[in-house]
RNA sequence: GCCGAUGUAGCUCAGAUGGUAGAGCGAUGCUUUCGUAAAGCAUAGGUCAGCGGUUCGAUACCGCUCAUCGGCU
Numbered sequence: 001g002c003c004g005a006u007g008u009a010g011c012u013c014a015g016a017u018g019g020u021a022g023a024g025c026g027a028u029g030c031u032u033u034c035g036u037a038a039a040g041c042a043u044a045g046g047u048c049a050g051c052g053g054u055u056c057g058a059u060a061c062c063g064c065u066c067a068u069c070g071g072c073u
Stems, first nucleotide, its partner, number of pairs: 001072007010025004019056001027043005049065005
C1' cells in the first nucleotide's frame, strides 16, 4: 500500500423486510439476616465509533473517516 471482519449500557453479546433499543453479568436501593453472602423485588445506566447521503422514517442501506483484529504484498 491492497483486501476483509468487527465497533450497540461498566463488561460479554442480541436486535426486526428500515418503523418507539434489549438480555445476561455487574452497579444502586429495598426486603430477608445479629451481620455478610445467597435469594426475591425494584431502579438507574445508550448522541447504537464519527461525518455526510438515500428515505416519510436509518443501529440496520450507500460513501468517506477513525479505532481494533486478520490476511496479502
Predicted 3D model of a 73-nucleotide RNA (transfer RNA) from a bacterium. The sequence was found in a public genome assembly. Rfam family: tRNA. Its mean pLDDT, the model's own confidence on a scale to 100, is 81.